[in-house]
RNA sequence: CGCUGAGUCCUCACCUGAGUGAGGAGCGGGGGACCCAAGAGGUGGGGCGAAUCGCAAAGUGCGUAGCGCGACUCUUUCAGCGCGAGCCCGUCAGCUAACCCCGCAAGCCGAACCGAAAGA
Repeated sequence: CGCUGAGUCCUCACCUGAGUGAGGAGCGGGGGACCCAAGAGGUGGGGCGAAUCGCAAAGUGCGUAGCGCGACUCUUUCAGCGCGAGCCCGUCAGCUAACCCCGCAAGCCGAACCGAAAGA
């Protein structure tokens, strides 16, 4: 420089640490009426996220819904290369205007002798 991701920017103060606190903007997420939908309960249920599901096996593999990458940016297509996890709430939550609450992390360093096409 660049990549995944909502996870960035500005101001002030402390301070000198890539830090802490406060405020603002921006982005993201959750809760929450009428109406609509659903129909209690069970083997609970639910949320973030692309990360669901199937088969076989015997401790792993092969697929898969879906997702990402390729150096000016966006959309679509083809080929190629990858991912297809994990965590949280705690018996409780459909949608949902007003309203309320929360997050702004974490992890990477290969390619550059740069995959291509069309449109903007």

This is a predicted structure of a 120-nucleotide RNA (c-di-AMP riboswitch aptamer (ydaO/yuaA leader)) from a soil metagenome. The model forms 92% of the base pairs in the Rfam consensus.